[in-house]
RNA sequence: GCGGUGCUAGUCUAGUCUGGUUAGGACAUAGCCUUGCCAAGGCUAUAAGGCGGGUUCAAAUCCCGCGCACCGCACCA
Numbered sequence: 001g002c003g004g005u006g007c008u009a010g011u012c013u014a015g016u017c018u019g020g021u022u023a024g025g026a027c028a029u030a031g032c033c034u035u036g037c038c039a040a041g042g043c044u045a046u047a048a049g050g051c052g053g054g055u056u057c058a059a060a061u062c063c064c065g066c067g068c069a070c071c072g073c074a075c076c077a
Stems, first nucleotide, its partner, number of pairs: 001073007010027004020057001029045005050066005
């Protein structure tokens, strides 16, 4: 340099193919319930699509550029 894959709450991750109601789940955190206490359990809440642009009535999703990570290839005195 070329190609591929990925990037979503504090952490891990589903959804992207086939655009459509308030972005789902687990753990963590906070509150409440339960309990003599702790743990466990139950309920509720908090918080998210790498950055920019385009298309569209509508973008995590489609398109373009950039960044980062990983993999493969090429180059290499």